Notes
RNAcentral holds the sequence, with entries from MGnify. Predicted 3D model of a 78-nucleotide RNA (c-di-GMP-I riboswitch aptamer) from a soil metagenome. The coordinates come from a structure-prediction model, not an experiment, and the mean pLDDT is 88.
RNA sequence: GCAAACCCGCCGAAAGGCGGUGACGCAGAGCCACGGGGCUACCGCGGACGCCGUUCCGCCAUGCUCGCCGGGCCGCCA
Numbered sequence: 001g002c003a004a005a006c007c008c009g010c011c012g013a014a015a016g017g018c019g020g021u022g023a024c025g026c027a028g029a030g031c032c033a034c035g036g037g038g039c040u041a042c043c044g045c046g047g048a049c050g051c052c053g054u055u056c057c058g059c060c061a062u063g064c065u066c067g068c069c070g071g072g073c074c075g076c077c078a
Stems, first nucleotide, its partner, number of pairs: 001026002007020005024067001028074001030073003034070003037065003044059005049053001
């Protein structure tokens, strides 16, 4: 210097994001979704039900996570 979780408000289908509060931690816990990992699944696809849907299951990233790892860029101290 940054600012986790809980809580409050807003956005979002969700993951999650933004702001307030607050500090768990971090010698880059600065920025970038480029590679890997992880999270969510609105829409879409497939299926089940005893046919009704405001239902359930599976798949799916173009969505999310840089405070998961690697990488790139920029930066501080000795």